[in-house]
RNA sequence: GUCGCCGAUCGGGUGAUCGCGUUUGGUGCUGCACGCAGCAUCAGUCGAGGAAAGUCCGGGCUCCGAAGAGCGCGCUGCCAGGUAACGCCUGGGCUCGUUGUGUGGGCAACUACGCGGCGAGACGGAAAGUGCCACAGAAAACACACCGCCGACGGCUGCGCGAAAGCACAGAUCGGGCAAGGGUGAAAUGGUGAGGUAAGAGCUCACCGCGUGGUUGGUAACAAUCACGGCAGGGUAAACCCCAGCGGGAGCAAGGCCAAAUAAGCAGCGAGAGGUGGCUCGCCUCGACAAAGACGCUGCGGGUAGGCUGCUAGAGGGCGUGGGUGACUGCGCUCGCAGAGGAAUGAUCACCGGGCGGAGCAAUCCGUCGCACAGGACCCGGCUUAUAGAUCGGCGACGAUC
Numbered sequence: 001g002u003c004g005c006c007g008a009u010c011g012g013g014u015g016a017u018c019g020c021g022u023u024u025g026g027u028g029c030u031g032c033a034c035g036c037a038g039c040a041u042c043a044g045u046c047g048a049g050g051a052a053a054g055u056c057c058g059g060g061c062u063c064c065g066a067a068g069a070g071c072g073c074g075c076u077g078c079c080a081g082g083u084a085a086c087g088c089c090u091g092g093g094c095u096c097g098u099u100g101u102g103u104g105g106g107c108a109a110c111u112a113c114g115c116g117g118c119g120a121g122a123c124g125g126a127a128a129g130u131g132c133c134a135c136a137g138a139a140a141a142c143a144c145a146c147c148g149c150c151g152a153c154g155g156c157u158g159c160g161c162g163a164a165a166g167c168a169c170a171g172a173u174c175g176g177g178c179a180a181g182g183g184u185g186a187a188a189u190g191g192u193g194a195g196g197u198a199a200g201a202g203c204u205c206a207c208c209g210c211g212u213g214g215u216u217g218g219u220a221a222c223a224a225u226c227a228c229g230g231c232a233g234g235g236u237a238a239a240c241c242c243c244a245g246c247g248g249g250a251g252c253a254a255g256g257c258c259a260a261a262u263a264a265g266c267a268g269c270g271a272g273a274g275g276u277g278g279c280u281c282g283c284c285u286c287g288a289c290a291a292a293g294a295c296g297c298u299g300c301g302g303g304u305a306g307g308c309u310g311c312u313a314g315a316g317g318g319c320g321u322g323g324g325u326g327a328c329u330g331c332g333c334u335c336g337c338a339g340a341g342g343a344a345u346g347a348u349c350a351c352c353g354g355g356c357g358g359a360g361c362a363a364u365c366c367g368u369c370g371c372a373c374a375g376g377a378c379c380c381g382g383c384u385u386a387u388a389g390a391u392c393g394g395c396g397a398c399g400a401u402c
Stems, first nucleotide, its partner, number of pairs: 001398010012352007020047002023044009049373001053384002056382005061251004067285002070283003073247005078092005093123001094121012124242002129240002131236003146182002148178003153175003156171003160167002190208006209231001210229008255309004265300006276290002279287001316335008353371001354369006
């Protein structure tokens, strides 16, 4: 310098003209009745997002019954902080991947351990139990061995010695021994190295791994170290399950007020008591309420679906300053930043910015593109998904120069 990946920020700017919506004020008209409402016009202020998307979490707020770690059911899952809270965020730990480097081994390929950079993690428990691990492979839990290795022990054959019993040597592999080597596989009964053995095997030893315990450091998760043990064959719990913690529900189409209209419609059922009915996940407990009327439940039938409110000042934004590794937080000052209601914020022009292509050594010039994903609806904090391009940062690959 180029390319790729990851993260953060921005994601068009300025001016003019016309147009749209809330709101403030002026003027006029109309209705009403003394101060309001509606309409028109003029002037001013304000007017979409980082995701407004998905509707996946957590809340504020509203309603249901004052309730209940009762069971079910659901959610979360390393530690410590942050936060109103969370399944979120920050920091730390551990594991894995990738890359650089140091030490040791190896002819080499490579391999073991340590340190650093970057990235990922759905990260409690497999010694409570159950299930599953296709195909391939001898074999995936009861470990029968495909290619192989051995031939010590017993047998067979040969040969030598011997009176014989038998002894020594050699051969082949029958009985037998092996799971170290090769193969299969994602994974093969801990790994590497040495010794030992007939050949092998934790058989023995060293180191690593694993288990149990101690000491030290740390709030902790954990780390280091020491001792003992030859050691329960592995994986899988976004399988059932176990453990710990958390959890009422429904939702602005929640809810409240006003107006209007119809048939205060018709039929059936409803207790005499530790019982019946309903009471916002299911069951249960408790509790209050209702029970013959204008009450409750079920069925049939009819009317209305209009207006106002909820509805924007919030766990809000900005600036400064203090604390903190950080997420964040204390204090001070300051601002008022959509509130539509079938749903407003758009169009045109000019210049700049940017992308693409061409010319040029370069400065620059010419042409072209309307420029990513995409539009609130009660409001916040998150996560996830989409995103042309620009800037900054980190990592990797390649090239060049010193």
This is a predicted structure of a 402-nucleotide RNA (Bacterial RNase P class A) from a Gemmatimonadaceae bacterium. Of the family's consensus pairs, 96% are formed in the model. Model confidence (mean pLDDT): 75 of 100. A source record names the gene rnpB. Rfam family: Bacterial RNase P class A. It is annotated as a ribozyme.